[in-house]
RNA sequence: GGAGGUGGACGGAGGAUCGCCGGCGAGCAAGCACCGUUCGCGGGAGGAAAGUCCGGGCUCCGCAGGGCAGGGAAGUCGGUAACACCGACCCGGGGCGACCCGAGGGAAAGCGCAACAGAAAUCACACCGCCGAUGGCCGGCGCGGCGUCUUUCGAGGCGCCCGCGAAGGCACAGGCAAGGGUGAAAUCGUGGGGUAAGAGCCCACGCGCGACAGCCGGGCGACCGGCGGCGAGGCAAGCCCUUCCCGGAGCAAGCUCGAAUAGGGGCACUGUCGAGGGCGGCCCGUCCGAAGCUUCUCCCCUAACCCGGGAGUCGAGCCAGUGUCCGGGUGAGAGCGCUCGAGCGACGCGGCAACGUGUCGCCUAGAUGAAUGAUCCUCGCCGGCGCCCGGGCAACCGGACGCCGGAACAGGACCCGGCUUACAGUCCACUCCUCCU
RNA sequence: UGGGGCGUAGCCAAGUGGUAAGGCAGCGGGCUUUGGACCCGCCAUCCGCAGGUUCGAAUCCUGCCGCCCCAGCCA
Numbered sequence: 001g002g003a004g005g006u007g008g009a010c011g012g013a014g015g016a017u018c019g020c021c022g023g024c025g026a027g028c029a030a031g032c033a034c035c036g037u038u039c040g041c042g043g044g045a046g047g048a049a050a051g052u053c054c055g056g057g058c059u060c061c062g063c064a065g066g067g068c069a070g071g072g073a074a075g076u077c078g079g080u081a082a083c084a085c086c087g088a089c090c091c092g093g094g095g096c097g098a099c100c101c102g103a104g105g106g107a108a109a110g111c112g113c114a115a116c117a118g119a120a121a122u123c124a125c126a127c128c129g130c131c132g133a134u135g136g137c138c139g140g141c142g143c144g145g146c147g148u149c150u151u152u153c154g155a156g157g158c159g160c161c162c163g164c165g166a167a168g169g170c171a172c173a174g175g176c177a178a179g180g181g182u183g184a185a186a187u188c189g190u191g192g193g194g195u196a197a198g199a200g201c202c203c204a205c206g207c208g209c210g211a212c213a214g215c216c217g218g219g220c221g222a223c224c225g226g227c228g229g230c231g232a233g234g235c236a237a238g239c240c241c242u243u244c245c246c247g248g249a250g251c252a253a254g255c256u257c258g259a260a261u262a263g264g265g266g267c268a269c270u271g272u273c274g275a276g277g278g279c280g281g282c283c284c285g286u287c288c289g290a291a292g293c294u295u296c297u298c299c300c301c302u303a304a305c306c307c308g309g310g311a312g313u314c315g316a317g318c319c320a321g322u323g324u325c326c327g328g329g330u331g332a333g334a335g336c337g338c339u340c341g342a343g344c345g346a347c348g349c350g351g352c353a354a355c356g357u358g359u360c361g362c363c364u365a366g367a368u369g370a371a372u373g374a375u376c377c378u379c380g381c382c383g384g385c386g387c388c389c390g391g392g393c394a395a396c397c398g399g400a401c402g403c404c405g406g407a408a409c410a411g412g413a414c415c416c417g418g419c420u421u422a423c424a425g426u427c428c429a430c431u432c433c434u435c436c437u
Numbered sequence: 438u439g440g441g442g443c444g445u446a447g448c449c450a451a452g453u454g455g456u457a458a459g460g461c462a463g464c465g466g467g468c469u470u471u472g473g474a475c476c477c478g479c480c481a482u483c484c485g486c487a488g489g490u491u492c493g494a495a496u497c498c499u500g501c502c503g504c505c506c507c508a509g510c511c512a
Base pairs, nucleotide, nucleotide: 001433002432004431005430006429007428008427009426010425012379013378014377015376016375017374018373020044021043023041024040025039026038027037028036046409050420051419053418054417055416056415057414058250059249060248061247065284066283067282068281070246071245072244073243074242075089076088077087078086079085090104091102092101093100094099105241106240110239111238112235113234127180128179129176130175131174134173135172136170137169138168141165142164143163144162145160146159147158148157149156150155188206189205190204191203192202193201207231208230209229212228214227215226216225217224218223254336255335256334257333264326265325266324267323268322269321270320271319276288277287278286292318293317294316295315296312297311298310299309300308343362344361345360346359347358348357349356350355381406382405383404384403385402386401388399389398390397391396438508439507440506441505442504443503444502447461448460449459455492463479464478465477466476467475485501486500487499488498489497
């Protein structure tokens, strides 16, 4: 000096006047619940009050069982009321570094996907290329066999759809995966040996490994170190598998008081062999759950009737219950819930830390067509312009005064703990890099 | 408060892992004496924004932004 990092604090201060919303006290007034009004005293948004993304408290549903489905979490250990949060550590990645980032179980079950290019994309493969040891074909030479001719009887010449061997050639079968080339990805990398040519085929070094649930040592653990063994593609933020967690609804919860209206109608179902409900997407299980009455026709029974049983448009009607649709009423009425709470501050102790704990002190909005506003003064902060002073050769730096302008993101709505997002500007602590002395 | 859906050119829209169809409008050309109709061509590197997963994202995931829809009183 900064072209850096991490953590924390703040988010103008004081005052005047007029208003707004609660609380307390006093007075006045009123009488559906509840109100109202005057005066005095005191209080009145945030670090995110926001998004409503997680987790809990609280309230009700019957304290809520089992399975499937669905949703969520996912390195380890800890913290916590709980968490998708926080801390420490492990592993991987990035950065010179302080430090940062990680949706960080499983591809050893199964299914699926990979365009184009490429020989081949997961049962790996063979376009160029290398080889062609082995087999095949060709093969001027050699050996042997047979035939024939010559013969000095030792042998020699010639011939063969003959046999065997063979330098070399072909690149037919076949072998290879080193090299070229394609791709995001091609069966570990480099070197040496080896080979017909090659290849973890072998060796050395390296890399990797839950295809090794290998052995030894360390750690609560994730994991780390060593030795041996081995060389297996990717995607699970495609389906899926594994382990663990989750009952539902939400302060318009829920309770009380008051006013008004039509304790109305249609349809469906049920009346204990039960509609529907707790119960949410389904099933099982369990619990709650209404009240039945009258009457018609036919059949059975009987001599006939009654009674009883059965059938009828689940006969018809009334009643009761449930669901749904329509209609109707009222002032989106008032009070409680409602703000003292996993509360805030200081100091101490334990812990690396998150956090826990002890003592002392403090009380800090409760609105509901939803209060916290408007105007002004002084000071402080930032920017511009003017002028003056000081330092310096200068650029410039510091200070005083005057004028003008600016000051973010944004506002409770039952309450907490987090996360995420927005934010003018200021300050502090620790730390890193570079340059100079 | 709870639940659901959408965002692709000026407009309407298809595409749901493999490099953005189609129509209207617009621009240029052709045909025509001219205009209309018709024919041909052009028009998306910011698929609402940012980040991630993947070889590859409009598509999958996460967080934001904007818009739309549904349900909720008493009896």

Two RNAs folded together computationally: RNase P RNA and transfer RNA, 512 nucleotides in total. Its mean pLDDT, the model's own confidence on a scale to 100, is 76.